[in-house]
RNA sequence: AAAAAGAAAAGGCAAACUUAUCGAAAGGUAAGGACGCAAAGCCACGGAUCUAAGGGUUUUAACUAUGAUCGCCGGGUUGCCGAA
Numbered sequence: 001a002a003a004a005a006g007a008a009a010a011g012g013c014a015a016a017c018u019u020a021u022c023g024a025a026a027g028g029u030a031a032g033g034a035c036g037c038a039a040a041g042c043c044a045c046g047g048a049u050c051u052a053a054g055g056g057u058u059u060u061a062a063c064u065a066u067g068a069u070c071g072c073c074g075g076g077u078u079g080c081c082g083a084a
Base pairs, nucleotide, nucleotide: 006081012037013036017032018031019030020029021028022027035071041077042076043075045074046073047072048069049068050067054064055063
């Protein structure tokens, strides 16, 4: 120095909820707010989950992603510190 792991320190992010707004919805964005997080930084690549405007089918119900969730998991990639 690097890797691995994660004590301390400096900090970082921000769940639920509220308000406003976009959206058919799921959900997103901004402000407030903190449940928590060593990648809770980024990527929709694989799986999983959510929604069903539209679509066809069936006779009134379900199915379906081109939509969404990286704070669901895996993977890729980039970072702070530097004890045992």

c-di-GMP-I riboswitch aptamer from Paraliobacillus quinghaiensis, 84 nucleotides, folded computationally. NCBI's taxonomy places the organism under Bacteria, Bacillati, Bacilli, Caryophanales, Paraliobacillus. The sequence was found by an Rfam model in a public genome assembly. Rfam family: c-di-GMP-I riboswitch aptamer. Rfam links the family to the GO term cyclic-di-GMP binding. The model forms 90% of the base pairs in the Rfam consensus.